The part of an RNA shown here (small-subunit ribosomal RNA, central domain) has 346 nucleotides and comes from an uncultured bacterium. The prediction has a mean pLDDT of 89. The full RNA is in RNAcentral, with records from ENA and SILVA.
[in-house]
Context: one part of a larger RNA
RNA sequence: CUGGGUGUAAAGGGAGCGCAGGCGGGAAGACAAGUUGGAAGUGAAAUCUAUGGGCUCAACCCAUAAACUGCUUUCAAAACUGUUUUUCUUGAGUAGUGCAGAGGUAGGCGGAAUUCCCGGUGUAGCGGUGGAAUGCGUAGAUAUCGGGAGGAACACCAGUGGCGAAGGCGGCCUACUGGGCACCAACUGACGCUGAGGCUCGAAAGUGUGGGUAGCAAACAGGAUUAGAUACCCUGGUAGUCCACACCGUAAACGAUGAUUACUAAGUGUCGGGGGUCAGACCCCGGUGCUGCAGUCAACGCAAUAAGUGACCCGCCUGAGUAGUACGUUCGCAAGAAUGAAACUC
Numbered sequence: 001c002u003g004g005g006u007g008u009a010a011a012g013g014g015a016g017c018g019c020a021g022g023c024g025g026g027a028a029g030a031c032a033a034g035u036u037g038g039a040a041g042u043g044a045a046a047u048c049u050a051u052g053g054g055c056u057c058a059a060c061c062c063a064u065a066a067a068c069u070g071c072u073u074u075c076a077a078a079a080c081u082g083u084u085u086u087u088c089u090u091g092a093g094u095a096g097u098g099c100a101g102a103g104g105u106a107g108g109c110g111g112a113a114u115u116c117c118c119g120g121u122g123u124a125g126c127g128g129u130g131g132a133a134u135g136c137g138u139a140g141a142u143a144u145c146g147g148g149a150g151g152a153a154c155a156c157c158a159g160u161g162g163c164g165a166a167g168g169c170g171g172c173c174u175a176c177u178g179g180g181c182a183c184c185a186a187c188u189g190a191c192g193c194u195g196a197g198g199c200u201c202g203a204a205a206g207u208g209u210g211g212g213u214a215g216c217a218a219a220c221a222g223g224a225u226u227a228g229a230u231a232c233c234c235u236g237g238u239a240g241u242c243c244a245c246a247c248c249g250u251a252a253a254c255g256a257u258g259a260u261u262a263c264u265a266a267g268u269g270u271c272g273g274g275g276g277u278c279a280g281a282c283c284c285c286g287g288u289g290c291u292g293c294a295g296u297c298a299a300c301g302c303a304a305u306a307a308g309u310g311a312c313c314c315g316c317c318u319g320a321g322u323a324g325u326a327c328g329u330u331c332g333c334a335a336g337a338a339u340g341a342a343a344c345u346c
Stems, first nucleotide, its partner, number of pairs: 004317003007300002012314001014201004021194003025088007033081002035077008049065006091191001092188003096183004103177007110154001115149007125136002162169002206247006215241002220236004258313001260311004266291010295302002319346003328339004
C1' cells in the first nucleotide's frame, strides 16, 4: 500500500464544541479543471514479449513486429465530479403558541435522625459478639422526659419513571439560566454531516491555601480469632468525606456497542405532547423498556433504540509475554498522566 476487522476473541477516543481537511439535497444555464473520445509529436538504443533466421544444439547473436500502459499539444463531447450564475423547499435553522422534567448556578427555609452539652426522674449495669474481651458506668452511665448546640444527608412520594453530551442530577421556596418535545407553516434558503490538531467539560480518590467536622472512616491503637493473623469480627480513632478557590484528568468513564443519515414484519408496557370524543375507542409525533420475524452472527445473541441493508467522516486493532514497562518529550506542586518501544523468550 491493498485487503480484513473493532458487543463478548486484539480493537470505539470518557464526553462535547469546533479551525483545517473529507463528504454533501431538488431544478435550469454557463465554463471545461477532473473525466471520455479522435489526431499529431515524443516516449534513445539495449532489455522484455511474439515471429523468423545464424553459430552442429543451447546459452548467445541478428532481423522484423509489438510494446514502452507515460508526457506534451490540439480538436471535440458535456452524462458525472468540480467552478460559477439563477432558482426551489423536503435537510438545517428562525419566529409564534403550548408542554414535561432530580438539567445547571446562586441564595433562603424545613422536619426526622445520629452525636455532644445543660437540667429532671432513676439505679447497676450498659455496650458488643459465634462466644467473649478491650471500652463506658456509683465522680451516677444505659433507659426516659424537657431545653440547647452543631454538622451532614434529604425517609415516604419513587417507578427497567424523568432530565442531561458525558461525568452526573432527588426535601421545599425564590432568582438567573441551558437544552428538549408537540402544534403551526410565517421567515431564511443547503446555511448541512463528520472532524486530525486545538479548546472546554469530566465520578471517586488524591494535592495546595483557608474554613468546617455530627455521623462514617483509610492510617493507627487496643481487644478477640488463629499455628501465625501486619486480615476478616469488636472497641476506639486521624487524614478524608462537607464548604470556597485553584490543581489533578483518570475509572468495568460500560450499552464493554463512535457520530450523522436513509430504508427494512409484527406484538406489548410505559413517559411527554397532538388529533379525535360528552367521556372513550382509535390515530399521529418524540422518548424509554420487553417479546419476536426476515436478516445477521463463530456462537451467545442483536433484531426500527440493529450487532440487519446502504452512504459518509473520525478513532482504534494486527500472536502471547516483556509492558502500558524503559528511554526521550510534553503536562503536573506532587502523586502521577499522556505519548510509547526494543533486546530476549515462547